[in-house]
This is a predicted structure of a 265-nucleotide part of an RNA (large-subunit ribosomal RNA, domain VI) from a Lachnospiraceae bacterium. Its Rfam family is "Bacterial large subunit ribosomal RNA".
Context: one part of a larger RNA
């Protein structure tokens, strides 16, 4: 702003993108072939290499508000036990998400027309010829078939559901007003994301933050008892912490509100 009412949802597909690769090895079969040396097509399976797409259970990488161990100094008055700074001050590990070195998974199969090629029938030309008429077979290529965009495809499709005979003024046309379904503006947010936009949600509510449970991490916490001269170990005790996971709970916040939107086309 168009698709001659306004909306919400499914969708047809003209178009256009994409993919399109390919070894080995087993078998058939040591067959057919050949004096032998050697050695097949056709057909069946099998396991790969490189690109692709998704993924995050597994193996691992990163993870800078997650644990832990430490060195120097400084603060909390001191012991202890912490915070800051030092490349996160360095070191071990590490959820979530991202990621490949990981996992899944893709060419396929199959059909139309064909190209060199190789044929059927066959005159011009009694013969003989694949062509002149007329019919086959034939490629990794060419259109379909596979996958992802499409109806601004202005040639503006299509289904299905939803809402509509309001007022004032006018003879009408129509103009203003409210205002239907529905949608926006606001808000709380992520599976999304430069901002719009999507998607979730807004009290009739689990949409986010908080609490509780738990999953995962990390490694065994303060603080006391016990052992040692101590350095330390040990027992309460799979202990204490613990960001993003997964549930439950209206405790805080998604109040309040505001705006646009047909008139039977």
């Nucleotide at each position: 702003c168009g698709u001659a009412g306004g909306a919400u949802a499914u969708u047809u597909g003209a178009g256009a993108g994409g993919a399109g690769c390919u070894g080995u090895c087993c078998u058939u079969a040591g067959u057919a072939c050949g004096a032998g040396a050697g050695g097949a097509c056709c057909g069946g399976g099998a396991u790969g290499g490189a690109c692709g797409a998704a993924c995050c259970u597994c193996u691992g990488g990163u993870g800078u508000a997650u644990c832990g161990g430490u060195u120097g100094u400084u603060c909390u008055a001191c012991c202890a036990a912490g915070g800051g700074c030092a490349u996160g001050g360095c070191c071990g590990a590490g959820u979530a998400g991202c990621c490949a070195a990981g996992u899944u998974u893709g060419g396929a199969c199959g059909g139309g027309a064909u190209a060199a090629a190789c044929g059927c029938u066959g005159a011009a030309g009694g013969c003989a010829u694949c062509u002149a008429a007329g019919c086959g077979u034939g490629a990794a290529g060419c259109c379909c078939c596979c996958c992802u965009c499409a109806a601004g495809a202005u040639g503006a499709g299509a289904u299905a559901u939803c809402c509509c005979g309001u007022a004032a003024c006018g003879c009408a046309a129509g103009u203003u007003a409210g205002a239907g379904a529905g949608a926006c503006c606001c808000c709380c947010g992520a599976g999304a994301g430069a901002c719009g936009a999507u998607c979730g949600g807004g009290u009739a509510g689990a949409u986010a933050g908080g609490g509780c449970a738990g999953a995962g991490g990390u490694g065994g916490a303060a603080g006391u008892g016990c052992a040692g001269u101590a350095a330390u170990g040990u027992a309460c005790g799979u202990a204490g912490c613990u960001g993003a996971c997964u549930g439950c709970u209206a405790c805080u916040a998604a109040u309040a509100g505001g705006u646009c939107g047909a008139g039977a086309g």